[in-house]
RNA sequence: GCGCCCGUAGCUCAAUUGGAUAGAGUGUUGGACUACGAAUCCAAAGGUUAGAGGUUCGAUCCCUCUCGGGCGCG
Numbered sequence: 001g002c003g004c005c006c007g008u009a010g011c012u013c014a015a016u017u018g019g020a021u022a023g024a025g026u027g028u029u030g031g032a033c034u035a036c037g038a039a040u041c042c043a044a045a046g047g048u049u050a051g052a053g054g055u056u057c058g059a060u061c062c063c064u065c066u067c068g069g070g071c072g073c074g
Base pairs, nucleotide, nucleotide: 001073002072003071004070005069006068007067010026011025012024013023019057028044029043030042031041032040050066051065052064053063054062
């Protein structure tokens, strides 16, 4: 340099061929329970879906460019 794959909550990952308010586990915070903790239960907060543009009535999803990571080829 060329090709392929990936980028979604602090972390690990979903989201059924474009459809409505983007979720789960774990973690964090608060509460219940307890003599105190752990465990368990309840609740809450936390997201520019890497960034920018485009297509569309509608984009995490499709297209283009850029950035970052991985693999392969030279």
The prediction has a mean pLDDT of 80.
Transfer RNA from a Syntrophorhabdaceae bacterium, 74 nucleotides, folded computationally.
RNAcentral holds the sequence, with entries from ENA.
It matches the Rfam family "tRNA".
RNAcentral records the identical sequence in 2 taxa.
NCBI's taxonomy places the organism under Bacteria, Pseudomonadati, Thermodesulfobacteriota, Syntrophorhabdia, Syntrophorhabdaceae.